[in-house]
RNA sequence: GGCCCCGUCGUCCAGAGGCCUAGGACGCUUGGUUUUCAACCAAGAAACGCCGGUUCGAAUCCGGUCGGGGCUG
Numbered sequence: 001g002g003c004c005c006c007g008u009c010g011u012c013c014a015g016a017g018g019c020c021u022a023g024g025a026c027g028c029u030u031g032g033u034u035u036u037c038a039a040c041c042a043a044g045a046a047a048c049g050c051c052g053g054u055u056c057g058a059a060u061c062c063g064g065u066c067g068g069g070g071c072u073g
Base pairs, nucleotide, nucleotide: 001072002071003070004069005068006067007066010026011025012024013023018056028044029043030042031041032040049065050064051063052062053061
């Protein structure tokens, strides 16, 4: 250099054009319980790498770009 795969809350994952103002687990915060902590219960905050295109509608499809991984000259 060429080809392929991946990029979503702090972390790990789900999502396959409309049921998603994106859900789950762990973690975090607050409250309850407890003498205290842990555990448990309830509630809450928190994310689609970036730019463009297609479409009535994009996390999802297409192009570019950035980052990571693999194969190969």

Transfer RNA from an Acidimicrobiaceae bacterium, 73 nucleotides, folded computationally.
RNAcentral records the identical sequence in 2 taxa.
Taxonomically the source falls in Acidimicrobiaceae (Bacteria, Actinomycetota, Acidimicrobiia, Acidimicrobiales).
RNAcentral holds the sequence, with entries from ENA.
Its Rfam family is "tRNA". It is annotated as a transfer RNA.